Source information: RNAcentral holds the sequence, with entries from Rfam. Predicted 3D model of a 145-nucleotide RNA (c-di-AMP riboswitch aptamer (ydaO/yuaA leader)) from Actinomadura rubteroloni. Model confidence (mean pLDDT): 78 of 100.

RNA sequence: UCCGCGGGAACGCCCGUCCGGCGUUCCCGCGGAGCCGGGGACCCACUGUGUCCUCAUCCGGGGUGAAUCGGCCCGUCACGGGCCGUAGGGCGGCUUCCACGCCCGAACCCGUCAGCUAACCCGGCAGGCGGUCAUGGAAGCGAGG
Numbered sequence: 001u002c003c004g005c006g007g008g009a010a011c012g013c014c015c016g017u018c019c020g021g022c023g024u025u026c027c028c029g030c031g032g033a034g035c036c037g038g039g040g041a042c043c044c045a046c047u048g049u050g051u052c053c054u055c056a057u058c059c060g061g062g063g064u065g066a067a068u069c070g071g072c073c074c075g076u077c078a079c080g081g082g083c084c085g086u087a088g089g090g091c092g093g094c095u096u097c098c099a100c101g102c103c104c105g106a107a108c109c110c111g112u113c114a115g116c117u118a119a120c121c122c123g124g125c126a127g128g129c130g131g132u133c134a135u136g137g138a139a140g141c142g143a144g145g
Stems, first nucleotide, its partner, number of pairs: 001033014034125006044115001060113001061110004069085006088104005094140006
């Protein structure tokens, strides 16, 4: 993102009315497809080896993501704030390359624990704000005439 099922609500239609049926939209729950993330063997990789005790020190380690790494300044017990760069990333209304222009360079999670990893297991596919903007060249694809 899409599909299906169940329940509820609103609206519309069918039935003279009730009961009921159909359709649309929204909400909740469940299942599935697809995409994405995490855990998890052999082998490989990493680690001088095994066991026990004591002491000292510390910012233990890992994951999602482009978001890493530096310099300077202010302030704190600590936390922090500002500026200038930077690895890396995004946009310029089909794709790629070049040029040019404009931006981001955060935040969060696990909880002492996790390398890779088949089978297997788990999770996500939410939310918010703004408004009329979308450069040029080359090649390709596609559509129309």

The source organism's lineage runs through Bacteria, Bacillati, Actinomycetes, Streptosporangiales and Actinomadura.